[in-house]
RNA sequence: GCAAGCCAGACAGCCGCUGGCCCGAGAUGGCGACAUCGACGGCGGGAGGAAGGUCCGGACUCCAUAGAGCAGGGUGACGGUUAACGGCCGUCCGCUGAAAGCCGCAAGGUAUAAGGCGAGGAAUAGGGCCACAGAGACGAGUCUUUGGGACCGGGGAGGGCGCAAGCCGCUCCCUGCGUCACAAAGGGUGAAACGCGGUAACCUCCACCUGGAGCAAUUCCAAAUAGGCACGCGGUGAUGUUGCUCGCGGAGCGUGCGGGUAGGAAGCUUGAGCCGUGGAGCAAUUCACGGCCUAGAGGAAUGGCUGUCAUAACGGGGCGACCCGUCGUAACAGAAUCCGGCCUAUCGGCUUGCUUCA
Numbered sequence: 001g002c003a004a005g006c007c008a009g010a011c012a013g014c015c016g017c018u019g020g021c022c023c024g025a026g027a028u029g030g031c032g033a034c035a036u037c038g039a040c041g042g043c044g045g046g047a048g049g050a051a052g053g054u055c056c057g058g059a060c061u062c063c064a065u066a067g068a069g070c071a072g073g074g075u076g077a078c079g080g081u082u083a084a085c086g087g088c089c090g091u092c093c094g095c096u097g098a099a100a101g102c103c104g105c106a107a108g109g110u111a112u113a114a115g116g117c118g119a120g121g122a123a124u125a126g127g128g129c130c131a132c133a134g135a136g137a138c139g140a141g142u143c144u145u146u147g148g149g150a151c152c153g154g155g156g157a158g159g160g161c162g163c164a165a166g167c168c169g170c171u172c173c174c175u176g177c178g179u180c181a182c183a184a185a186g187g188g189u190g191a192a193a194c195g196c197g198g199u200a201a202c203c204u205c206c207a208c209c210u211g212g213a214g215c216a217a218u219u220c221c222a223a224a225u226a227g228g229c230a231c232g233c234g235g236u237g238a239u240g241u242u243g244c245u246c247g248c249g250g251a252g253c254g255u256g257c258g259g260g261u262a263g264g265a266a267g268c269u270u271g272a273g274c275c276g277u278g279g280a281g282c283a284a285u286u287c288a289c290g291g292c293c294u295a296g297a298g299g300a301a302u303g304g305c306u307g308u309c310a311u312a313a314c315g316g317g318g319c320g321a322c323c324c325g326u327c328g329u330a331a332c333a334g335a336a337u338c339c340g341g342c343c344u345a346u347c348g349g350c351u352u353g354c355u356u357c358a
Base pairs, nucleotide, nucleotide: 001354002353003352004351005350006349007348009309010308011307012306013305014304015303017046018045020043021042022041026037027036028035029034048332052343053342055341056340057339058338059337060214061213062212063211072210073209074208075207076206077091078090079089080088081087092120093118094117095116096115101110102109103108121205122204126203127202128199129198130197138195143187144186145184146183147182149180150179151178152176153175154174155173156172157171158170159168160167161166218266219265220264221263228257229256230255231254232253233252240248241247273292274291275290276289277288278287279286280285310329313326314325315324316323317322
């Protein structure tokens, strides 16, 4: 200068919360065997490294589905790993990367180590775009310099006409902050200045992958009440009204079946599991053996108080190692079908390893 792993207060006492197991006073149903519920008591379990975001990938469940293709979506160096992945590992390439050293008056510049980052296929298949600056940004373009050319203007020499003053502008030469087009090279601007430029995290092309919805998936059991269906009884009076009779009242009543709701149960935590040792591999990872069971709630528990100690913070003392006192657990946060990742949040602390220089 970096990387990886781990911890996430400890112990004791008391009181709770929520599941499980044991014992079982008793209650209900039943002729009974037995079944269901269960007070008091006892034993034992009870959040995380991210349980979070729900961004990828799977398991599982239901729906859809001959086969092939198109569309849509996704991925993209090479190789490996895996159940799978856009994850991870290794290598290549590109970028980045500290002190020191060197250059420099200084500002600053210069390079690599460990490490970090990379949507890293294709730019002669095609289209689009290229800020600012600059004359011009992929259509080309001419700001400056130079070269020769044409035109225009000026001057000189020769020539022609004219008696002369002068005129003509025919030939040659010189010249211009002049105009026009051409060519070349340099400067300047800029990431890039015409070069088969850059950009594919713009469309596109190529190769490969890809059905949809999600545990509120899905499945089972199943009241009361009100509908539905079937059968039976019922104005020759059912049912109800006090157990029966009389009386009153006057249109439903009974049984069975079926669907749905409340409620209950399964899915549900033994799993691509965790720990240790050994083997293979640079590694990710994998194999063998041994050991372990580690929340399973579900309108949703996992908490509170007290004491002691270690940490942090604050105050004081001491040269210092440290000591004394106060405070009282302190960050992010909290399971909800389950796994593998990624990303984000996080008070503090511990351990190990790598590299450069002195």
The prediction has a mean pLDDT of 77. A computed fold for a 358-nucleotide RNA from a soil metagenome, annotated as Bacterial RNase P class A. The sequence is in RNAcentral, with records from MGnify. Its Rfam family is "Bacterial RNase P class A". For this family Rfam cites "Identification and characterization of small RNAs in Yersinia pestis" (Beauregard et al., RNA Biol, 2013). It is annotated as a ribozyme.